The RNA shown here (Glycine riboswitch aptamer) has 92 nucleotides and comes from Siccirubricoccus soli. Its mean pLDDT, the model's own confidence on a scale to 100, is 77.
[in-house]
RNA sequence: AGAUCCCGCGCGGGAGAGAGGGGCUUCACCGCCCCCGCCGAAGGCGCAACCGGCCCCCGGAAACGCUCAGGCAGAAGGGCCGCGCGGGUAGG
Numbered sequence: 001a002g003a004u005c006c007c008g009c010g011c012g013g014g015a016g017a018g019a020g021g022g023g024c025u026u027c028a029c030c031g032c033c034c035c036c037g038c039c040g041a042a043g044g045c046g047c048a049a050c051c052g053g054c055c056c057c058c059g060g061a062a063a064c065g066c067u068c069a070g071g072c073a074g075a076a077g078g079g080c081c082g083c084g085c086g087g088g089u090a091g092g
Stems, first nucleotide, its partner, number of pairs: 005088009018036001020035005037072003043068001044066003050060004
C1' cells in the first nucleotide's frame, strides 16, 4: 500500500399477515384490555439440514421448524442487499 474475514456506525432499498369483533377512554383518531383469525425477516427456542474438531464425543449452527416475544392501515422496527466510514484478526 492492497486484499480476505469479523464487528460496529451512517445513508439508501427492504417482504409477510384482519384498517377484524367487543369493552374502556376520547368530539374523533391514537392508546389499553379481552376474543377469534393470521405472519416470520428484531430477539428467543429446537429432539437440527449443514459445517468443523483432538471424532461415536465435543463445538458452531440455517432463509428449515416452533411462534414465547414481536408483528398484521400509517409511523417505528425489519433477516438481507448496495455504498461509505471506523476498529480488529489472519496473511504479505
Overview
Of the family's consensus pairs, 91% are formed in the model.